Context: one part of a larger RNA
RNA sequence: GAGCGAACGCUGGCGGCGUGCUUAACACAUGCAAGUCGAACGUGAAAUGUAGCAAUACAGAGUAAAGUGGCGUACGGGUGAGUAACGCGUAGGUAAUCUUCCUUCUUGCUCGGAAUAACCGGCCGAAAGGCUGGCUAAUACUGGAUAGUUCAAAUUGAUUUUAAAGAUCUGUUUGGGAAAGGGAGCCGGUAACGGCCCUCACAAGAAGAUGAGCCUGCGUCCCAUUAGCUAGUUGGUGAGGUAAGAGCUUACCAAGGCGAUGAUGGGUAGCUGGUCUGAGAGGAUGAUCAGCCACACUGGAACUGAAACACGGUCCAGACUCCUACGGGAGGCAGCAGUGGGGAAUUUUGCGCAAUGGACGAAAGUCUGACGCAGCCACGCCGCGUGAGUGAAGAAGGCCUUCGGGUUGUAAAGCUCUGUCAAUGGGGACAAAAACCCCCAAGGUUAAUAGCCUCGAGGCUUGAUGGUACCCAUGGAGGAAGCACCGGCUAACUUCGUGCCAGCAGCCGCGGUAAUACGAAGGGUGCAAGCGUUGCUC
Repeated sequence: GAGCGAACGCUGGCGGCGUGCUUAACACAUGCAAGUCGAACGUGAAAUGUAGCAAUACAGAGUAAAGUGGCGUACGGGUGAGUAACGCGUAGGUAAUCUUCCUUCUUGCUCGGAAUAACCGGCCGAAAGGCUGGCUAAUACUGGAUAGUUCAAAUUGAUUUUAAAGAUCUGUUUGGGAAAGGGAGCCGGUAACGGCCCUCACAAGAAGAUGAGCCUGCGUCCCAUUAGCUAGUUGGUGAGGUAAGAGCUUACCAAGGCGAUGAUGGGUAGCUGGUCUGAGAGGAUGAUCAGCCACACUGGAACUGAAACACGGUCCAGACUCCUACGGGAGGCAGCAGUGGGGAAUUUUGCGCAAUGGACGAAAGUCUGACGCAGCCACGCCGCGUGAGUGAAGAAGGCCUUCGGGUUGUAAAGCUCUGUCAAUGGGGACAAAAACCCCCAAGGUUAAUAGCCUCGAGGCUUGAUGGUACCCAUGGAGGAAGCACCGGCUAACUUCGUGCCAGCAGCCGCGGUAAUACGAAGGGUGCAAGCGUUGCUC
RNA backbone atom coordinates (compact mmCIF):
# COMPACT_ATOMS: atom_id res chain seq x y z
C1' G A 1 0.00 0.00 0.00
C1' A A 2 -3.97 -3.55 -0.88
C1' G A 3 -7.66 -6.72 1.30
C1' C A 4 -11.73 -8.58 5.17
C1' G A 5 -18.35 -12.62 6.42
C1' A A 6 -14.95 -8.30 10.72
C1' A A 7 -15.37 -6.00 15.85
C1' C A 8 -14.81 -1.40 18.87
C1' G A 9 -14.96 4.37 19.45
C1' C A 10 -17.04 9.03 17.56
C1' U A 11 -20.46 10.52 13.88
C1' G A 12 -24.56 9.61 10.49
C1' G A 13 -29.00 12.50 4.81
C1' C A 14 -30.77 9.29 0.57
C1' G A 15 -30.75 5.38 -3.10
C1' G A 16 -29.13 0.80 -5.98
C1' C A 17 -26.78 -4.00 -5.63
C1' G A 18 -24.73 -7.55 -2.52
C1' U A 19 -23.36 -9.75 2.42
C1' G A 20 -24.81 -11.07 7.48
C1' C A 21 -23.28 -17.16 14.22
C1' U A 22 -16.08 -17.15 11.75
C1' U A 23 -17.70 -18.82 18.88
C1' A A 24 -21.18 -24.07 21.60
C1' A A 25 -21.71 -30.41 15.35
C1' C A 26 -24.45 -26.34 22.69
C1' A A 27 -29.75 -27.16 24.28
C1' C A 28 -34.28 -25.97 22.01
C1' A A 29 -40.78 -23.45 23.40
C1' U A 30 -44.02 -22.38 19.00
C1' G A 31 -45.47 -22.29 13.77
C1' C A 32 -44.38 -23.84 8.98
C1' A A 33 -40.41 -26.69 5.66
C1' A A 34 -43.36 -33.46 1.27
C1' G A 35 -46.83 -34.47 -0.59
C1' U A 36 -50.07 -35.87 -4.53
C1' C A 37 -53.50 -39.01 -7.54
C1' G A 38 -61.31 -40.31 -7.33
C1' A A 39 -59.08 -41.11 -14.99
C1' A A 40 -56.31 -47.73 -9.66
C1' C A 41 -60.13 -49.41 -5.39
C1' G A 42 -64.09 -50.29 -1.84
C1' U A 43 -66.51 -47.13 1.80
C1' G A 44 -68.65 -42.51 3.06
C1' A A 45 -70.53 -37.98 6.79
C1' A A 46 -72.13 -33.22 8.95
C1' A A 47 -73.44 -28.07 9.40
C1' U A 48 -77.08 -25.73 6.63
C1' G A 49 -81.25 -25.03 3.26
C1' U A 50 -86.19 -26.52 1.02
C1' A A 51 -90.96 -29.26 1.57
C1' G A 52 -93.94 -31.19 5.52
C1' C A 53 -98.06 -30.75 11.68
C1' A A 54 -94.57 -34.58 12.29
C1' A A 55 -92.10 -38.93 10.96
C1' U A 56 -89.30 -38.13 6.99
C1' A A 57 -87.73 -36.90 1.99
C1' C A 58 -84.69 -33.96 -1.31
C1' A A 59 -80.45 -30.80 -1.89
C1' G A 60 -75.66 -30.22 0.42
C1' A A 61 -72.84 -34.85 -2.07
C1' G A 62 -70.88 -39.52 -4.01
C1' U A 63 -68.55 -33.62 -1.50
C1' A A 64 -65.43 -33.50 3.15
C1' A A 65 -62.90 -37.33 5.68
C1' A A 66 -60.30 -41.80 6.85
C1' G A 67 -58.46 -46.38 4.54
C1' U A 68 -56.18 -49.98 0.53
C1' G A 69 -53.04 -49.01 -3.78
C1' G A 70 -49.42 -46.09 -7.12
C1' C A 71 -45.55 -42.44 -7.62
C1' G A 72 -42.57 -39.14 -4.70
C1' U A 73 -40.37 -38.73 0.17
C1' A A 74 -32.38 -41.03 -1.97
C1' C A 75 -34.30 -34.43 -5.17
C1' G A 76 -34.42 -29.73 -3.25
C1' G A 77 -32.53 -27.24 1.75
C1' G A 78 -28.59 -27.28 6.09
C1' U A 79 -23.79 -28.03 8.38
C1' G A 80 -18.24 -29.03 8.15
C1' A A 81 -18.10 -32.77 13.38
C1' G A 82 -15.25 -36.63 11.20
C1' U A 83 -11.76 -37.62 7.19
C1' A A 84 -4.31 -36.95 5.41
C1' A A 85 -8.21 -40.93 2.36
C1' C A 86 -8.73 -43.04 -4.57
C1' G A 87 -11.72 -38.14 0.13
C1' C A 88 -10.66 -34.36 -3.50
C1' G A 89 -8.24 -32.58 -8.29
C1' U A 90 -6.62 -34.28 -12.99
C1' A A 91 -5.98 -38.11 -16.79
C1' G A 92 -7.73 -42.82 -17.90
C1' G A 93 -10.10 -47.97 -17.41
C1' U A 94 -14.67 -51.04 -16.61
C1' A A 95 -13.60 -57.05 -22.04
C1' A A 96 -15.71 -56.61 -13.86
C1' U A 97 -21.12 -53.33 -13.52
C1' C A 98 -26.27 -51.29 -12.45
C1' U A 99 -29.65 -47.37 -14.05
C1' U A 100 -36.92 -45.60 -11.57
C1' C A 101 -38.76 -41.72 -14.48
C1' C A 102 -37.61 -39.93 -20.14
C1' U A 103 -36.83 -41.09 -25.79
C1' U A 104 -36.77 -44.69 -30.10
C1' C A 105 -37.82 -49.64 -31.97
C1' U A 106 -39.96 -54.83 -31.66
C1' U A 107 -43.52 -58.26 -29.57
C1' G A 108 -47.56 -58.79 -26.30
C1' C A 109 -51.64 -57.43 -22.92
C1' U A 110 -54.72 -64.68 -22.06
C1' C A 111 -57.43 -68.20 -18.18
C1' G A 112 -58.10 -68.46 -12.89
C1' G A 113 -57.80 -68.22 -7.26
C1' A A 114 -57.49 -66.89 -2.13
C1' A A 115 -57.32 -62.85 1.19
C1' U A 116 -57.22 -58.04 3.77
C1' A A 117 -57.66 -52.69 5.53
C1' A A 118 -61.47 -49.29 5.69
C1' C A 119 -66.53 -50.61 7.94
C1' C A 120 -69.63 -53.30 11.89
C1' G A 121 -69.46 -55.95 16.80
C1' G A 122 -66.69 -57.40 21.32
C1' C A 123 -62.40 -56.71 24.58
C1' C A 124 -57.67 -54.47 26.94
C1' G A 125 -55.15 -49.70 28.13
C1' A A 126 -54.61 -43.27 31.80
C1' A A 127 -52.48 -42.54 27.17
C1' A A 128 -49.58 -44.03 23.09
C1' G A 129 -51.78 -47.93 21.05
C1' G A 130 -53.34 -53.06 20.61
C1' C A 131 -56.11 -57.95 20.41
C1' U A 132 -60.24 -60.62 18.48
C1' G A 133 -65.04 -62.23 15.48
C1' G A 134 -67.61 -60.88 10.82
C1' C A 135 -68.16 -58.37 5.60
C1' U A 136 -65.79 -56.25 1.00
C1' A A 137 -62.62 -54.11 -3.61
C1' A A 138 -58.51 -53.22 -6.75
C1' U A 139 -53.50 -51.36 -11.40
C1' A A 140 -52.78 -54.89 -3.82
C1' C A 141 -51.41 -60.58 -3.45
C1' U A 142 -51.12 -65.16 -6.01
C1' G A 143 -51.45 -70.08 -9.54
C1' G A 144 -51.40 -71.52 -14.73
C1' A A 145 -50.87 -70.65 -20.33
C1' U A 146 -48.02 -68.26 -24.26
C1' A A 147 -43.09 -65.96 -25.81
C1' G A 148 -37.52 -67.33 -25.64
C1' U A 149 -33.60 -61.78 -29.04
C1' U A 150 -32.60 -62.33 -21.90
C1' C A 151 -29.95 -65.69 -18.04
C1' A A 152 -27.18 -70.45 -16.73
C1' A A 153 -24.76 -75.03 -18.53
C1' A A 154 -23.00 -77.92 -22.59
C1' U A 155 -21.85 -77.44 -27.68
C1' U A 156 -21.47 -76.38 -33.86
C1' G A 157 -19.64 -72.74 -37.08
C1' A A 158 -17.95 -67.76 -38.40
C1' U A 159 -15.78 -62.72 -37.50
C1' U A 160 -12.64 -59.72 -34.53
C1' U A 161 -9.49 -57.75 -30.65
C1' U A 162 -6.37 -58.01 -26.27
C1' A A 163 -0.36 -59.53 -23.11
C1' A A 164 -4.28 -62.92 -21.42
C1' A A 165 -9.01 -64.45 -19.32
C1' G A 166 -12.19 -62.65 -23.79
C1' A A 167 -15.95 -59.80 -27.33
C1' U A 168 -19.71 -60.08 -31.51
C1' C A 169 -22.87 -63.10 -34.71
C1' U A 170 -25.21 -68.04 -35.52
C1' G A 171 -27.62 -73.28 -34.38
C1' U A 172 -29.42 -77.34 -30.24
C1' U A 173 -31.36 -78.91 -24.48
C1' U A 174 -33.38 -76.85 -18.87
C1' G A 175 -35.68 -72.32 -15.70
C1' G A 176 -38.33 -67.04 -15.74
C1' G A 177 -43.60 -62.23 -17.53
C1' A A 178 -48.34 -59.17 -17.98
C1' A A 179 -53.14 -55.15 -15.04
C1' A A 180 -59.14 -60.00 -18.49
C1' G A 181 -56.50 -52.37 -16.03
C1' G A 182 -58.52 -46.85 -16.16
C1' G A 183 -60.81 -43.08 -19.46
C1' A A 184 -63.34 -40.94 -24.14
C1' G A 185 -66.11 -42.21 -28.66
C1' C A 186 -68.95 -45.14 -32.43
C1' C A 187 -71.98 -49.59 -33.94
C1' G A 188 -75.39 -53.76 -32.55
C1' G A 189 -78.59 -55.04 -28.45
C1' U A 190 -84.59 -53.68 -24.07
C1' A A 191 -80.55 -54.75 -20.89
C1' A A 192 -76.55 -57.67 -19.44
C1' C A 193 -73.06 -57.66 -22.91
C1' G A 194 -70.43 -58.08 -27.63
C1' G A 195 -67.59 -55.71 -31.69
C1' C A 196 -64.43 -51.48 -33.63
C1' C A 197 -61.13 -47.61 -32.45
C1' C A 198 -58.17 -43.81 -29.72
C1' U A 199 -55.49 -42.64 -25.38
C1' C A 200 -53.03 -43.36 -20.59
C1' A A 201 -51.14 -47.33 -18.06
C1' C A 202 -48.90 -52.55 -17.80
C1' A A 203 -45.25 -56.84 -19.45
C1' A A 204 -40.81 -58.82 -22.09
C1' G A 205 -36.66 -57.63 -25.16
C1' A A 206 -33.06 -54.29 -27.96
C1' A A 207 -30.86 -49.41 -28.10
C1' G A 208 -30.16 -44.28 -26.42
C1' A A 209 -29.87 -40.54 -22.77
C1' U A 210 -29.02 -39.47 -17.76
C1' G A 211 -27.27 -40.83 -13.08
C1' A A 212 -24.32 -44.00 -10.18
C1' G A 213 -20.83 -48.07 -8.40
C1' C A 214 -15.77 -50.00 -8.74
C1' C A 215 -10.37 -49.78 -10.29
C1' U A 216 -5.69 -47.26 -11.74
C1' G A 217 -1.26 -43.33 -12.93
C1' C A 218 0.10 -38.52 -10.97
C1' G A 219 -0.69 -34.41 -7.31
C1' U A 220 -2.53 -33.18 -2.20
C1' C A 221 -0.08 -29.88 5.48
C1' C A 222 3.39 -30.36 10.00
C1' C A 223 6.53 -33.51 13.51
C1' A A 224 12.22 -38.34 13.09
C1' U A 225 12.32 -34.79 20.22
C1' U A 226 7.46 -40.78 16.04
C1' A A 227 11.98 -46.10 13.07
C1' G A 228 10.37 -50.04 12.66
C1' C A 229 4.91 -51.68 11.27
C1' U A 230 1.58 -55.85 9.89
C1' A A 231 -1.91 -62.68 11.34
C1' G A 232 -7.03 -61.57 7.13
C1' U A 233 -1.66 -59.42 7.65
C1' U A 234 0.72 -60.67 1.79
C1' G A 235 -0.28 -64.40 -1.92
C1' G A 236 -2.68 -69.09 -3.75
C1' U A 237 -6.80 -72.97 -4.07
C1' G A 238 -12.01 -74.34 -2.98
C1' A A 239 -16.63 -72.25 -1.37
C1' G A 240 -19.77 -68.09 -0.34
C1' G A 241 -21.25 -63.05 -1.37
C1' U A 242 -22.26 -58.52 -4.58
C1' A A 243 -25.32 -55.21 -9.89
C1' A A 244 -20.01 -55.90 -10.31
C1' G A 245 -13.50 -57.22 -9.84
C1' A A 246 -11.27 -58.16 -5.16
C1' G A 247 -9.26 -61.28 1.77
C1' C A 248 -15.09 -58.51 0.48
C1' U A 249 -16.12 -63.15 3.81
C1' U A 250 -14.79 -68.16 5.13
C1' A A 251 -11.86 -73.22 5.24
C1' C A 252 -7.09 -74.97 3.96
C1' C A 253 -1.98 -74.05 2.16
C1' A A 254 2.48 -71.01 1.68
C1' A A 255 5.32 -66.88 4.49
C1' G A 256 4.79 -63.19 2.82
C1' G A 257 3.58 -57.49 2.47
C1' C A 258 5.10 -52.06 3.80
C1' G A 259 9.35 -48.81 5.25
C1' A A 260 14.77 -42.93 5.41
C1' U A 261 11.93 -41.97 -2.22
C1' G A 262 9.71 -41.56 5.48
C1' A A 263 6.18 -47.02 6.62
C1' U A 264 3.86 -46.90 11.52
C1' G A 265 2.50 -43.29 15.17
C1' G A 266 1.11 -38.26 16.73
C1' G A 267 -0.88 -33.24 15.51
C1' U A 268 -3.83 -30.26 12.31
C1' A A 269 -7.48 -30.00 8.31
C1' G A 270 -13.47 -31.15 4.50
C1' C A 271 -11.14 -30.96 -1.08
C1' U A 272 -11.58 -28.05 -5.63
C1' G A 273 -13.11 -24.09 -9.26
C1' G A 274 -11.78 -19.97 -6.99
C1' U A 275 -10.62 -15.51 -3.38
C1' C A 276 -6.81 -11.95 -1.38
C1' U A 277 -1.97 -10.19 -2.30
C1' G A 278 2.15 -9.75 -5.56
C1' A A 279 5.40 -7.00 -11.64
C1' G A 280 5.78 -12.11 -11.62
C1' A A 281 7.47 -16.42 -9.27
C1' G A 282 5.29 -17.24 -5.00
C1' G A 283 2.66 -16.70 -0.22
C1' A A 284 -1.98 -16.85 2.44
C1' U A 285 -6.93 -18.57 2.20
C1' G A 286 -11.34 -22.09 0.89
C1' A A 287 -17.47 -16.81 3.68
C1' U A 288 -21.21 -15.77 -0.18
C1' C A 289 -21.71 -18.60 -5.85
C1' A A 290 -20.55 -23.54 -8.38
C1' G A 291 -18.68 -29.04 -8.42
C1' C A 292 -17.43 -33.31 -5.24
C1' C A 293 -17.32 -35.66 -0.30
C1' A A 294 -19.01 -36.53 4.71
C1' C A 295 -22.72 -35.98 8.57
C1' A A 296 -28.05 -35.50 10.61
C1' C A 297 -28.79 -36.01 19.42
C1' U A 298 -24.32 -40.21 20.28
C1' G A 299 -23.06 -45.41 18.74
C1' G A 300 -24.72 -49.74 15.96
C1' A A 301 -27.98 -52.39 12.47
C1' A A 302 -30.79 -53.75 8.71
C1' C A 303 -35.79 -53.19 6.00
C1' U A 304 -38.22 -51.03 1.68
C1' G A 305 -36.67 -49.54 -2.94
C1' A A 306 -33.94 -48.58 -9.51
C1' A A 307 -31.00 -46.09 -6.03
C1' A A 308 -30.46 -45.28 1.29
C1' C A 309 -27.94 -48.54 5.28
C1' A A 310 -32.19 -42.93 4.62
C1' C A 311 -32.00 -34.85 8.24
C1' G A 312 -38.17 -33.99 9.04
C1' G A 313 -38.36 -43.52 8.00
C1' U A 314 -37.80 -48.33 11.20
C1' C A 315 -35.22 -51.30 15.18
C1' C A 316 -31.59 -51.72 19.39
C1' A A 317 -28.39 -49.37 23.07
C1' G A 318 -26.85 -44.61 25.53
C1' A A 319 -27.19 -39.40 27.32
C1' C A 320 -30.78 -35.56 27.79
C1' U A 321 -35.90 -33.33 27.83
C1' C A 322 -41.25 -34.01 28.39
C1' C A 323 -46.15 -36.76 29.71
C1' U A 324 -47.98 -40.54 33.17
C1' A A 325 -53.36 -43.20 36.50
C1' C A 326 -46.08 -45.43 37.93
C1' G A 327 -47.93 -50.25 34.49
C1' G A 328 -45.83 -47.43 30.36
C1' G A 329 -45.15 -43.82 26.53
C1' A A 330 -43.24 -39.29 23.40
C1' G A 331 -39.02 -36.39 21.16
C1' G A 332 -34.48 -34.94 18.02
C1' C A 333 -34.04 -27.07 14.08
C1' A A 334 -26.14 -28.84 11.30
C1' G A 335 -34.44 -26.92 7.03
C1' C A 336 -37.01 -21.31 7.45
C1' A A 337 -38.11 -17.91 11.16
C1' G A 338 -37.46 -17.67 16.39
C1' U A 339 -35.57 -18.66 22.04
C1' G A 340 -31.84 -19.48 25.85
C1' G A 341 -26.56 -20.01 26.25
C1' G A 342 -21.52 -18.96 24.56
C1' G A 343 -19.22 -14.66 22.45
C1' A A 344 -15.89 -8.68 20.59
C1' A A 345 -19.79 -10.14 17.10
C1' U A 346 -23.95 -11.66 12.95
C1' U A 347 -31.08 -10.15 11.01
C1' U A 348 -38.03 -10.96 10.70
C1' U A 349 -41.51 -16.22 14.98
C1' G A 350 -42.83 -11.21 7.45
C1' C A 351 -45.58 -11.76 2.13
C1' G A 352 -46.44 -14.98 -2.13
C1' C A 353 -46.52 -19.47 -5.13
C1' A A 354 -47.34 -14.10 -9.85
C1' A A 355 -42.28 -15.87 -12.10
C1' U A 356 -38.19 -19.96 -12.34
C1' G A 357 -37.51 -24.95 -10.74
C1' G A 358 -39.37 -29.52 -8.34
C1' A A 359 -43.23 -33.76 -6.62
C1' C A 360 -47.95 -35.85 -7.98
C1' G A 361 -51.92 -35.69 -11.62
C1' A A 362 -54.67 -36.98 -18.43
C1' A A 363 -55.80 -32.11 -16.95
C1' A A 364 -57.91 -28.35 -13.92
C1' G A 365 -54.97 -28.11 -9.95
C1' U A 366 -52.65 -29.21 -5.00
C1' C A 367 -48.01 -28.96 -2.27
C1' U A 368 -43.25 -26.40 -2.25
C1' G A 369 -39.49 -21.46 4.46
C1' A A 370 -36.50 -24.38 -2.91
C1' C A 371 -37.34 -19.87 -4.98
C1' G A 372 -39.29 -14.82 -5.89
C1' C A 373 -39.88 -10.61 -2.78
C1' A A 374 -40.17 -7.43 1.40
C1' G A 375 -38.02 -6.22 6.70
C1' C A 376 -33.31 -5.17 10.03
C1' C A 377 -27.80 -3.65 10.36
C1' A A 378 -23.17 2.29 6.99
C1' C A 379 -21.22 -4.75 7.17
C1' G A 380 -19.19 -3.90 1.99
C1' C A 381 -19.09 -1.77 -3.09
C1' C A 382 -21.18 2.01 -6.22
C1' G A 383 -23.95 6.60 -7.08
C1' C A 384 -26.19 11.32 -5.30
C1' G A 385 -26.92 15.32 -1.92
C1' U A 386 -25.91 18.66 2.23
C1' G A 387 -26.72 24.35 -2.68
C1' A A 388 -25.15 27.84 -7.21
C1' G A 389 -23.77 32.86 -8.80
C1' U A 390 -22.57 37.57 -7.03
C1' G A 391 -20.88 39.96 -2.84
C1' A A 392 -14.73 44.18 0.52
C1' A A 393 -17.51 48.46 4.59
C1' G A 394 -12.13 43.04 3.70
C1' A A 395 -18.51 44.00 8.97
C1' A A 396 -19.06 41.96 13.90
C1' G A 397 -17.08 38.12 16.95
C1' G A 398 -12.91 34.65 17.88
C1' C A 399 -7.49 33.94 17.79
C1' C A 400 -2.61 35.99 17.31
C1' U A 401 0.18 40.53 17.57
C1' U A 402 6.31 43.74 17.11
C1' C A 403 -0.24 47.18 18.82
C1' G A 404 1.10 49.17 13.03
C1' G A 405 -1.71 45.15 11.97
C1' G A 406 -2.46 39.90 10.51
C1' U A 407 -5.84 35.74 10.20
C1' U A 408 -10.62 33.29 10.16
C1' G A 409 -12.23 35.41 4.85
C1' U A 410 -15.96 35.80 -0.43
C1' A A 411 -16.20 32.93 4.35
C1' A A 412 -20.83 35.33 6.53
C1' A A 413 -24.66 39.01 5.97
C1' G A 414 -26.97 41.23 1.64
C1' C A 415 -28.71 40.58 -3.60
C1' U A 416 -30.03 37.19 -7.81
C1' C A 417 -31.19 32.11 -8.75
C1' U A 418 -31.87 26.62 -8.88
C1' G A 419 -34.92 22.58 -7.01
C1' U A 420 -31.38 16.84 -7.08
C1' C A 421 -32.63 14.10 -2.46
C1' A A 422 -36.12 14.40 1.57
C1' A A 423 -41.54 16.18 2.85
C1' U A 424 -46.67 16.80 1.18
C1' G A 425 -50.47 16.16 -2.65
C1' G A 426 -51.87 14.01 -7.30
C1' G A 427 -51.23 10.66 -11.56
C1' G A 428 -49.43 5.77 -12.47
C1' A A 429 -53.31 -0.54 -12.49
C1' C A 430 -46.32 0.54 -16.54
C1' A A 431 -42.40 -3.55 -17.35
C1' A A 432 -41.41 -8.37 -15.37
C1' A A 433 -46.48 -12.73 -18.99
C1' A A 434 -45.83 -16.18 -21.71
C1' A A 435 -48.08 -20.40 -20.95
C1' C A 436 -52.25 -23.56 -19.02
C1' C A 437 -57.40 -23.14 -20.78
C1' C A 438 -61.44 -22.03 -24.59
C1' C A 439 -62.63 -21.69 -29.72
C1' C A 440 -61.62 -22.10 -35.19
C1' A A 441 -58.90 -24.17 -39.37
C1' A A 442 -55.37 -27.96 -41.36
C1' G A 443 -52.93 -32.78 -40.99
C1' G A 444 -52.71 -37.90 -38.78
C1' U A 445 -55.38 -42.30 -36.74
C1' U A 446 -60.04 -44.63 -37.98
C1' A A 447 -65.49 -47.52 -41.20
C1' A A 448 -66.34 -42.43 -39.25
C1' U A 449 -67.43 -35.35 -40.81
C1' A A 450 -67.42 -39.47 -32.87
C1' G A 451 -63.33 -39.40 -30.10
C1' C A 452 -58.06 -38.80 -29.58
C1' C A 453 -53.09 -36.78 -31.13
C1' U A 454 -49.89 -32.94 -33.70
C1' C A 455 -49.34 -28.09 -35.66
C1' G A 456 -51.15 -23.02 -36.79
C1' A A 457 -54.51 -18.45 -36.20
C1' G A 458 -57.74 -15.96 -32.63
C1' G A 459 -59.75 -15.12 -27.63
C1' C A 460 -60.24 -15.15 -22.04
C1' U A 461 -57.85 -15.25 -17.29
C1' U A 462 -53.75 -14.83 -13.74
C1' G A 463 -48.77 -9.90 -9.87
C1' A A 464 -46.49 -11.48 -3.65
C1' U A 465 -43.35 -7.32 -4.78
C1' G A 466 -46.83 -2.56 -4.81
C1' G A 467 -49.99 2.40 -5.16
C1' U A 468 -43.64 0.27 -5.53
C1' A A 469 -40.58 2.24 -9.78
C1' C A 470 -41.46 6.40 -12.72
C1' C A 471 -43.91 11.24 -13.96
C1' C A 472 -46.16 15.93 -12.40
C1' A A 473 -47.24 19.74 -8.88
C1' U A 474 -46.46 22.66 -4.08
C1' G A 475 -43.53 25.57 -0.93
C1' G A 476 -38.89 27.17 0.32
C1' A A 477 -31.92 27.20 1.08
C1' G A 478 -35.17 25.60 3.80
C1' G A 479 -34.46 19.02 6.78
C1' A A 480 -28.90 16.80 5.77
C1' A A 481 -20.85 16.83 8.16
C1' G A 482 -18.19 14.47 10.56
C1' C A 483 -13.68 11.94 12.00
C1' A A 484 -8.53 11.58 12.49
C1' C A 485 -4.09 14.11 12.42
C1' C A 486 -0.49 18.68 12.48
C1' G A 487 8.13 16.73 16.34
C1' G A 488 10.67 13.37 12.20
C1' C A 489 9.16 9.17 9.20
C1' U A 490 4.34 12.20 7.04
C1' A A 491 0.66 16.69 4.20
C1' A A 492 -0.39 20.29 8.11
C1' C A 493 1.76 25.89 13.76
C1' U A 494 0.77 29.32 17.09
C1' U A 495 -1.05 30.81 22.09
C1' C A 496 -2.50 29.35 26.95
C1' G A 497 -2.49 25.54 30.96
C1' U A 498 0.75 21.78 33.17
C1' G A 499 5.88 21.30 35.17
C1' C A 500 9.68 13.80 34.63
C1' C A 501 3.32 15.56 37.36
C1' A A 502 -0.86 14.71 34.53
C1' G A 503 -0.12 12.35 30.32
C1' C A 504 1.48 10.76 24.89
C1' A A 505 3.72 6.88 21.99
C1' G A 506 3.65 2.58 15.43
C1' C A 507 9.50 3.43 15.68
C1' C A 508 12.84 7.22 17.14
C1' G A 509 11.24 9.38 21.46
C1' C A 510 8.37 13.91 24.25
C1' G A 511 7.15 16.05 29.60
C1' G A 512 12.04 18.21 35.38
C1' U A 513 8.83 26.65 34.03
C1' A A 514 9.27 29.81 27.59
C1' A A 515 6.53 21.77 25.32
C1' U A 516 5.01 23.11 17.14
C1' A A 517 5.26 15.77 20.77
C1' C A 518 0.78 16.15 27.23
C1' G A 519 -4.53 19.00 27.84
C1' A A 520 -7.44 23.10 25.61
C1' A A 521 -8.29 27.02 22.04
C1' G A 522 -7.54 29.46 17.32
C1' G A 523 -5.62 28.10 12.72
C1' G A 524 -4.22 24.26 9.26
C1' U A 525 -3.76 19.21 6.65
C1' G A 526 -6.07 14.58 4.99
C1' C A 527 -10.29 11.64 4.00
C1' A A 528 -15.53 12.18 3.83
C1' A A 529 -21.35 9.63 5.24
C1' G A 530 -17.95 8.20 6.93
C1' C A 531 -13.33 8.63 9.79
C1' G A 532 -10.04 6.39 13.12
C1' U A 533 -8.40 2.09 16.32
C1' U A 534 -7.76 -3.16 17.00
C1' G A 535 -7.27 -8.12 14.83
C1' C A 536 -5.78 -11.15 10.54
C1' U A 537 -3.40 -12.04 5.31
C1' C A 538 0.02 -10.72 1.32